The RNA shown here (transfer RNA) has 71 nucleotides and comes from a Bacilli bacterium.
RNA sequence: AGGGGAUUAGUACAAUGGUAGUACAAUGGUCUCCAAAACCACUGACACGAGUUCGAUUCUUGUAUCCCCUG
Numbered sequence: 001a002g003g004g005g006a007u008u009a010g011u012a013c014a015a016u017g018g019u020a021g022u023a024c025a026a027u028g029g030u031c032u033c034c035a036a037a038a039c040c041a042c043u044g045a046c047a048c049g050a051g052u053u054c055g056a057u058u059c060u061u062g063u064a065u066c067c068c069c070u071g
Base pairs, nucleotide, nucleotide: 001070002069003068004067005066006065007064010024011023012022013021018054027041028040029039030038047063048062049061050060051059
């Protein structure tokens, strides 16, 4: 320099155009003499812009970070 991939909650991952879920974690509660475990409830996120569309996590494009390949 060229090509490809990834970026979603504190962490690990889903969701392939129709208002984003799961598990663990955190918080509160039940239980317990106390704690743990178990059960219930609850908070919290689409890397950052632009475009297409009635509607974008999803499609197009640019930027940023990381990884891989070629030279």
It matches the Rfam family "tRNA". It is annotated as a transfer RNA. Its family is annotated with triplet codon-amino acid adaptor activity in the Gene Ontology. The organism belongs to Bacilli, within Bacteria. The coordinates come from a structure-prediction model, not an experiment, and the mean pLDDT is 83.